Source information
A computed fold for a 75-nucleotide RNA from a Clostridiales bacterium, annotated as c-di-GMP-I riboswitch aptamer. It was read from a public genome assembly, where an Rfam model found it. Its mean pLDDT, the model's own confidence on a scale to 100, is 83. The model forms 94% of the base pairs in the Rfam consensus.

[in-house]
RNA sequence: AAGUAAAAAAAGCAAAUUUUUAGGAAUAAAAAGACGCAAAGCCUGAUAUUCAGAACGGAUCGAUCGGCUGCUACG
Numbered sequence: 001a002a003g004u005a006a007a008a009a010a011a012g013c014a015a016a017u018u019u020u021u022a023g024g025a026a027u028a029a030a031a032a033g034a035c036g037c038a039a040a041g042c043c044u045g046a047u048a049u050u051c052a053g054a055a056c057g058g059a060u061c062g063a064u065c066g067g068c069u070g071c072u073a074c075g
Stems, first nucleotide, its partner, number of pairs: 003074003012037002017032006035062001041068003045065003048060004
């Protein structure tokens, strides 16, 4: 280093729901709030679901694979 793991320690993220804003909608952002997460960090490459429907248009990575990167321990 590859890899394995999340026991400990130090960090991190933040479901549902509520309020406000944006949007035709899916949904997104901020605040509160924690169900949970070893990538629940990032990317639509393939697929899946979804909104709309004219589409070569949108949305979801806390959808599955895939890609890139990251803390700790063992190694």